[in-house]
Context: one part of a larger RNA
């Protein structure tokens, strides 16, 4: 000099864009943060409104409404969001490999979707419990569950051929055998079929379901290289190193196990200890390098602590389950409930870090055919000079120079065109008025076209038009009103280092980054005047180069 997620002191007008627990991965009150689908399924209220009856207590019907709230089932809850504890490791970065692998939703291709069965929640009854939550009996549905059938370009086994090979094998073609599947729903129509002549078992369309091939995107595993400090850590290792076989996994592997062999690593630093998430980047520097890893992006790890599996395409799962532990809470003392390192917020710790705000309008995500619902992701607003940037606090004129302060050699000098005063301007703030972009998709309606179709039907695809939708926000922006009105401080002045005098003090009180000042004329302490520097900031402290 530059930099900062800063803090502290004094001061503080406005705006834009950013940014804000670096400490206790300490404990958490309260609310919200993951649901959705009635076009998979069985059921199904109430208030209110209205009608009827009435012994005036009430009862019944319709509507509300196949709505709410539950249940079965599906998909999502493995994403998104947080944190950095652990980890010196194939964790990360980079470059390769898998003849050793998986992949829901999505895209392309080519097939299939036949026929049966038994249950069970919800509900009803009984019952245990303070609660949390159960137990027994009875009824019922499905795209829930279970057999059967069919089945190959799928998998496995066997045989044969072909080209390849790192000689283990993998690929490919043909043949034989074995194994494995499914689910419906919605809309429209009456051409075919059936009948009750307008319906579905029929037809058409849409969307699902099953098995398979390929893709995209995602993931798993392996390897080369790179990746902090201590040798005042020198030896470490028994599933250890390798083999055979088996098990296990989506998959290779000592991953696990049995047996066999006795190996494996290490001064090019093993083992141990300390510290630490890694990177793109960021800061600094002419560079080389050094420091760092906040915000944003990629990867990893973790979710009260430790352990475990279940479900699933995917987890060993932050707002799932089970066990143990510590802690907190409820209890009828028998027993139960909980996990903010999600967004706000509280206490504690600390030098120190914000609102228990608004909205799903946009972008993105989940579910749904859609309408839509959910979304503390996100978009915004609020608070903080925490940072960067921009703007303002007025402009011009104005004296042989007011008053006043300070200094003085008492002549004067200086603050100083500074003020007053005159003329002007109108940014920002204030008030009044106008007032956005961000919105276009989807959907709906209308019109036109296309493919399918028996069809001028429906649905599907394309085009056009119309209509609807804004949290921010009456915000940005624009116009008008008035009048200099509301808006300047901080640090320094001995040298380094730009800036000097007077008074007070008297090695005292004090200053200080280094050198050093102060013991009676102190440009170095304190105050005044003056001056230098920066300016809504200025200094100090800390840290890095």
């Nucleotide at each position: 000099g530059a930099a900062c997620g800063a803090a502290c002191g004094c001061u503080g007008g406005c705006g834009g864009c950013g940014u804000g627990c670096u400490u206790a991965a300490c404990a958490c009150a309260u609310g919200c943060a993951a649901g959705u689908c009635g076009a998979a399924c069985g059921a199904g209220a109430a208030a209110g409104u209205u009608c009827c009856c009435u012994u005036c207590g009430g009862g019944g019907g319709a509507u509300g409404a196949g709505u709410a709230g539950a249940g079965u089932g599906g998909c999502a809850g493995a994403c998104g969001g947080g944190u950095g504890a652990g980890u010196a490791a194939c964790a990360c970065g980079u470059g390769g490999g898998c003849a050793a692998c998986c992949u829901g939703c999505c895209c392309g291709g080519a097939g299939g979707u036949g026929g049966g069965g038994g249950a069970u929640a919800a509900c009803c009854c009984u019952u245990c419990g303070a609660a949390a939550g159960g137990a027994g009996g009875g009824c019922u549905a499905a795209u829930a569950c279970c057999g059967c059938a069919u089945g190959a370009c799928a998998u496995c086994u066997c045989g044969a051929g072909c080209a390849c090979u790192u000689a283990g094998g993998g690929g490919u073609u043909c043949g034989a055998g074995a194994u494995c599947a499914a689910a419906g729903c919605c809309a429209g129509c009456c051409u075919c079929u059936g009948c009750u002549u307008g319906c579905a078992a029929g037809c058409u369309g849409g969307u699902g379901c099953c098995a398979c091939c390929g893709g995209a995107g995602g993931g798993g595993c392996c390897c080369g290289c790179g990746c902090c400090c201590c040798a005042u850590u020198a030896g470490c290792u028994u599933g250890u190193u390798g083999g055979u076989g088996a098990g296990g996994u989506a998959a290779c592997g000592g991953c696990u196990c049995a047996c066999c062999a006795a190996g494996g690593c290490c001064g090019c630093g093993a083992u141990g200890g300390g510290u630490a998430g890694c990177c793109g980047g960021c800061c600094u520097g002419a560079g080389a390098g050094g420091g760092u890893g906040a915000u944003c992006g990629g990867c990893c790890a973790c979710a009260c602590u430790g352990g475990a599996a279940c479900u699933g395409a995917g987890a060993c799962a932050c707002g799932g389950u089970c066990c143990a532990g510590a802690c907190u809470c409820c209890u009828a003392c028998g027993g139960g409930a909980g996990g903010c390192a999600g967004c706000a917020g509280u206490g504690a710790g600390g030098a120190a870090u914000u609102u228990u705000g608004c909205g799903c309008a946009a972008u993105g995500g989940g579910c749904g055919a859609a309408a839509g619902c959910c979304u503390g992701a996100c978009g915004c607003a609020g608070c903080g000079a925490c940072g960067c940037c921009g703007c303002g606090u007025g402009g011009a004129g104005g004296a042989c120079g007011a008053a006043g302060g300070c200094c003085u050699u008492c002549g004067g000098g200086u603050c100083g065109u500074a003020a007053a005063c005159u003329c002007c301007u109108g940014u920002c703030a204030a008030g009044c008025g106008g007032g956005a972009c961000g919105a276009a998709u989807c959907c709906u309606g209308c019109g036109g076209g296309g493919a399918u179709g028996a069809a001028u039907a429906a649905g599907c695809c394309c085009c056009g038009c119309a209509a609807u939708u804004g949290a921010c926000g009456g915000u940005a922006c624009c116009g008008c009103u008035g009048g200099a009105g509301g808006a300047a401080g901080c640090c320094c002045c001995g040298g380094c280092u730009a800036a000097c005098u007077c008074c007070g003090u008297g090695c005292c009180a004090g200053c200080a980054g280094c050198c050093g000042c102060g013991g009676u004329a102190a440009c170095a302490c304190g105050g005044g005047g003056g001056g230098a520097g920066c300016g809504a900031g200025c200094g100090u402290u800390g840290u890095u180069c």